[in-house]
Overview
Small-subunit ribosomal RNA from a hydrothermal vent metagenome, 1475 nucleotides, folded computationally. The prediction has a mean pLDDT of 85.
RNA sequence: AGAGUUUGAUCCUGGCUCAGGGUGAACGCUGGCGGCGCGCUUAAUGCAUGCAAGUCGAACGUGCCUUUCGAGGCAAGUGGCAGACGGCUGAGUAACGCGUGAGUAACACACCCUUCGGUGGGGUAUAGCCUCGGGAAACUGAGGGUAAUCCCGCAUACGAUCCUUUCUCCUUGGAGAAAGGAUGAAAGCCUUCGGGCGCCGGAGGAGUGGCUCGCGUCCUAUCAGGUAGUUGGUGGGGUAACGGCUCACCAAGCCGAUGACGGGUAGCUGGUCUUAGAGGACGAUCAGCCAGAGGGGGACUGAGACACGGCCCCCACUCCUACGGGAGGCAGCAGCAGGGAAUUUUGGGCAAUGGACGAAAGUCUGACCCAGCGACGUCGCGUGGGGGAUGAAGGCUCUAGGGCUGUAAACCCCUUUUCCGAGGGAAGAGGAAGGACGGUACCUCGGGAAUAAGCUCCGGCUAACUACGUGCCAGCAGCCGCGGUAAUACGUAGGGAGCGAGCGUUACCCGGAAUUACUGGGCGUAAAGAGCACGUAGGCGGUUGGAUAAGUCUUCUGUGAAAGCUCCUGGCUUAACCGGGAGAGGUCAGGAGAUACUAUUCGACUUGAGGGCUGUAGAGGUAAGCGGAAUUCCCGGUGUAGCGGUGAAAUGCGUAGAUAUCGGGAGGAACACCAGCGGCGAAAGCGGCUUACUGGGCAGUGCCUGACGCUGAGGUGCGAGAGCGUGGGGAGCAAACUGGAUUAGAUACCCAGGUAGUCCACGCCCUAAACGAUGAAUACUAGAUAUAGGGGGUAUCGACCCCCCCUGUGUCGCAGCUAACGCGAUAAGUAUUCCGCCUGGGGAGUACGGCCGCAAGGCUAAAACUCAAAGGAAUUGACGGGGGCCCGCACAAGCGGUGGAGCAUGUGGUUUAAUUCGACGCAACGCGAAGAACCUUACCUGGGCUUGACAUGCAGGUGGUACUGAACCGAAAGGGGAAGGAUCCCGCAAGGGAAGCCUGCGCAGGUGCUGCAUGGCUGUCGUCAGCUCGUGCCGUGAGGUGUUGGGUUAAGUCCCGCAACGAGCGCAACCCUUGUCGUUAGUUACAUUCUCUAACGAGACAGCCUCUCACAAGGAGGAGGAAGGUGGGGAUGACGUCAAGUCAUCAUGGCCCUUAUGCCUUGGGCUACACACACGCUACAAUGGCCGGUACAAUGGGUCGCUAAGCCGCGAGGUGGAGCCAAUCCCAGCAAAGCCGGCCCCAGUUGGGAUUGCAGGCUGCAACUCGCCUGCAUGAACGUGGAAUCGCUAGUAACCGCAGGUCAGCACACUGCGGUGAAUACGUUCCCGGGCCUUGUACACACCGCCCGUCACGUCAUGGAAGCCGAGAACGAUUGAAGUCGCUGAGCUAACCCGCAAGGGAGGCAGGCGCCGAGGUCGGGUUUGGUGACUGGGACGAAGUCGUAACAAGGUAGCUGUACCGGAAGGUGCGGCUG
Repeated sequence: AGAGUUUGAUCCUGGCUCAGGGUGAACGCUGGCGGCGCGCUUAAUGCAUGCAAGUCGAACGUGCCUUUCGAGGCAAGUGGCAGACGGCUGAGUAACGCGUGAGUAACACACCCUUCGGUGGGGUAUAGCCUCGGGAAACUGAGGGUAAUCCCGCAUACGAUCCUUUCUCCUUGGAGAAAGGAUGAAAGCCUUCGGGCGCCGGAGGAGUGGCUCGCGUCCUAUCAGGUAGUUGGUGGGGUAACGGCUCACCAAGCCGAUGACGGGUAGCUGGUCUUAGAGGACGAUCAGCCAGAGGGGGACUGAGACACGGCCCCCACUCCUACGGGAGGCAGCAGCAGGGAAUUUUGGGCAAUGGACGAAAGUCUGACCCAGCGACGUCGCGUGGGGGAUGAAGGCUCUAGGGCUGUAAACCCCUUUUCCGAGGGAAGAGGAAGGACGGUACCUCGGGAAUAAGCUCCGGCUAACUACGUGCCAGCAGCCGCGGUAAUACGUAGGGAGCGAGCGUUACCCGGAAUUACUGGGCGUAAAGAGCACGUAGGCGGUUGGAUAAGUCUUCUGUGAAAGCUCCUGGCUUAACCGGGAGAGGUCAGGAGAUACUAUUCGACUUGAGGGCUGUAGAGGUAAGCGGAAUUCCCGGUGUAGCGGUGAAAUGCGUAGAUAUCGGGAGGAACACCAGCGGCGAAAGCGGCUUACUGGGCAGUGCCUGACGCUGAGGUGCGAGAGCGUGGGGAGCAAACUGGAUUAGAUACCCAGGUAGUCCACGCCCUAAACGAUGAAUACUAGAUAUAGGGGGUAUCGACCCCCCCUGUGUCGCAGCUAACGCGAUAAGUAUUCCGCCUGGGGAGUACGGCCGCAAGGCUAAAACUCAAAGGAAUUGACGGGGGCCCGCACAAGCGGUGGAGCAUGUGGUUUAAUUCGACGCAACGCGAAGAACCUUACCUGGGCUUGACAUGCAGGUGGUACUGAACCGAAAGGGGAAGGAUCCCGCAAGGGAAGCCUGCGCAGGUGCUGCAUGGCUGUCGUCAGCUCGUGCCGUGAGGUGUUGGGUUAAGUCCCGCAACGAGCGCAACCCUUGUCGUUAGUUACAUUCUCUAACGAGACAGCCUCUCACAAGGAGGAGGAAGGUGGGGAUGACGUCAAGUCAUCAUGGCCCUUAUGCCUUGGGCUACACACACGCUACAAUGGCCGGUACAAUGGGUCGCUAAGCCGCGAGGUGGAGCCAAUCCCAGCAAAGCCGGCCCCAGUUGGGAUUGCAGGCUGCAACUCGCCUGCAUGAACGUGGAAUCGCUAGUAACCGCAGGUCAGCACACUGCGGUGAAUACGUUCCCGGGCCUUGUACACACCGCCCGUCACGUCAUGGAAGCCGAGAACGAUUGAAGUCGCUGAGCUAACCCGCAAGGGAGGCAGGCGCCGAGGUCGGGUUUGGUGACUGGGACGAAGUCGUAACAAGGUAGCUGUACCGGAAGGUGCGGCUG
């Protein structure tokens, strides 16, 4: 630091996703040790049990115990201090709660420190205790007596407080001084008798707290108005203190778009995580502040509380109960239940640190220090180190050789961190003792490689690949996407990569994301400029001088706690961790200074702005009036049968007289020509003429004002068309509607009608592709050209021409900008100011809410859910019922066919035991098959064989062996086995070996599957003229250029031009053949010019002439020539396309079968037959048929062959055997159509020959299924063929026969051969195919494309809804606990006063009443949630239904606002846009 993903590819926009870091985590697999940290994020849910706050006898009386009689100890109670700290939690709180900085002249303070002064003298109670009661208990009543540092008077008062008066400084109730008056204190205890500790009244300090203020502190405007103690004043009360804090009265204020009020969420901060930073997110542990203590309220005590382990009351819950009544509050430490994905021990110790009390000893302390549990995090260590190749074994793989695991292991040597055992053993503790941790850390010795490795991943991103299994299944997946029989993507294995006591997954945060853009984005077409203007607040603002110093800048002071962070340094073996020092950190506060800029203020200026004057153009606006042309209607005339309308028609109108035409009249609407990328207006918009009123602009002048300006949230006004209301008007046009057509349908397009509406007045509506898809304003930055308005110069008699300036409207274009297209002084360039708007697609401009509207509807405007894209521009193709140019038997012009009949052949279908398999538009279908009776043969039936019909290797056996093989069984195969019976090599021999055979093991075999795993071969576009490359150039790039253009050609053939220049594969030529000639040679019985055969040559090149063209390429005509413009024919098939065809020619990967899917064999089948299609044959006849006679070929084939003559047979054929290995002989005298003659006479015939019968012939082991031929007999359909469709442009079509291959036999097929031998082509509009250029595109599997909406089904989320069920906050009424306060207080009453006393007084208490008041009840609204019959649309779903709306001119150009209509897409009207 980036990467993947939209496309065939590209650039851009834009979202989604990934790699990083982090966590109080959880889950899965795994788990050796130690250090340091951390550990209920959920139910502020409920809690058993224990502990967490006491202490003081040196304040007091008493009881008990001990006693050495001095005293000591323990205890409840009175009293004092402390229980307001410490500890826990984050519910509430959007607040002066917190943070930061100030203020308090408006305040308080127990304990502590310093300091001044004082501590005299009295009194009355009361608990404990005793007695008597009540109660289950908790607890409590009455009486009696008692102490104090308890309580109460009196005295005193340096200070203190208050009142009055005066003065100084200062300014809210401050400080100080003076005078007078009033008020207010105390407590003792211990003692070593020195004193110590206390107590009271002041002053000061330290520290802590209360209150106030500036600034900062989340989301929501679909919360816009809020507020009655509300805002202020006066006075009373209250407080430590200011204050509506509270009350009475008075006034009517106060807050709010700089967001009041309301709703939601949330403890705040230091900091933590992330980040380059700015930011963003978070607020565990630690630290500061706040708030809370089961929910709610309240006060008491006190220096301090409205009090976690205090009190009272209400509520909920739990417990005890004798039912009368009581008790309780773990959000302290442990622990339990519950909830939850999830969070620990009912541990040790006060040794340290800190706290309470105490004079102290000390007591208490779940604060704290430690230990335990948990890989929860982080840091460190280990699981060994060195050597060790024939590279062991095993595993995996393999091309069978090998490769990998892998120095890895084994094995040898070494070490001991860790572990185990043993011994020693701390610091932490300031002078002695005293250590929970702890026999711990650490040290020494011994033992032994010993006790210790997993997890995830391996398609790309992203580091790491093979095998097997599976077969769109099972599964994976963060995104793209894998899986449908060869999966590096699933599962397993081997191997590999990464991290490592961990590794992955999930969740969440930041990052990447410049994807909310302050740093640091955009708005013509990608999302995005408001329809336009005026203008409020606000923001911004020309030139110049002075003042001030708010912003700004410099400097100083204060503060910004500690911890944390950064740097330096030190301590634990290191690190984490911890200590010390320094630094950094604010939109902070104050002081001093600077004054350029901004600001404020006082002046000045004229260029911005405005005004005056002189001119000027214009469909600018409003109102009134006037005019002519045209349509329609009415009246009249002429006139007669049609008119009208369309692609063609019909509906319609017309003999009751239309259309046409002439004259007259009525009425409404719109204004031809001029008219123009001309004008005017802010936009919408504005078009006959005249008049009236009126807005703005431009030019000139430089006279006046003197910054008066720009923009503009809200706001206000204007705002096409459609639409709405009321009243008019209504000619034409025309939604809806009606009819006619079209059509499969036609709710459309076309036609005939036709109502709202269109028009006017007034009032609404307020939207458009309201577009330049481009906000307004200002300044600057090359030019060229056209046009409108004005002015100047020059010139002229004058208008012109020409030059210049300003304003407007267009086009081209430099720089620059842009993703590109394009923009380019009318910017989309360079800058400034202000406003509006955007943040992936869909859901949706929708729902809900609010505002507006008569309504239609408008404005504002979400979410759930869903997708991995949706888009922009440009590129290459493909396509178009787009355009241009050009080819082809493509059409046209012709000739002959097919489609109808019969038959043959092939195919489909059907049938069958089997009808083997393949080929399926062109480019399958007389195709593989150049020939299925058996064989072929792959299929079926039955019978058999199992190392096999065939190949090869190894082992063993084998001489009566291999081989031949008679009887017998059998359909054959096969079984069976009498009998006969061998070979080669080495070796003297014995013997060995080979071949053969048998047995067994490796293996053979498969026309079994996959042509979508393949090779090879082939078809097709297409013998079409194309397809590419190198270098250069252009473009960000895909890509373009070249290859386009002008000509020309059969041709990307050639020429010219050109940012291209060259080249390759194709074209052409080279090759074969044919046509002419020459030379040479040649076989046949002989001769041979010729003919023929063969070889080699010649010839043709637009070469010659004329014309044409650009005088280029080339083209037209002519001559000569056998042949003329490629002479004819063949071979030859570019890059590629169709997953085209072929696993059944062959080869081959993989899979499958192995006594069978192999092999042999019999018979059958491939030949079936209602039918359909395809290629053919024969015909339908007279240009014919039949009979007789007669003429002329070429290519070929032949020894398992062709077969002559002769003879026999009507014939097929038989017999015969000459000749020929073939220019010699034979097929074959070769032909047929042809020609000559005759018959037939238009008929189902003397046409036609199917079908069938009989009799024969040939081949073959065998013609039944199932061959061919012959003779006789039979004699069917068929009389020229519907829609449609095929071939052919010259020796061609058509007609005619001949030969060959296959083959025993079988040819209407196929491949060749010759014979006879035409017609037509104006031409390129149309059909089909193709080539080039161009255009549009939403297509790229490429139009057999893409794609829209209804309907039906399923799933999901959501809106509405009669209602139903909650929750929240207020409000009104009512009731009203505790308690403070107020009033009362006839009952009760120790201290003080009066009084001898009785008694009274002051004061107090109970009680009563009142205000307030938690909560309860009732009520109507309000906010919010759940649910809800039914209902609305939406999203998604593999192949459902209906249509075809859009993309090409998408077949009616599309889109659009609105209105109406229609199953649906949609159609139509009106106006608008060009995208």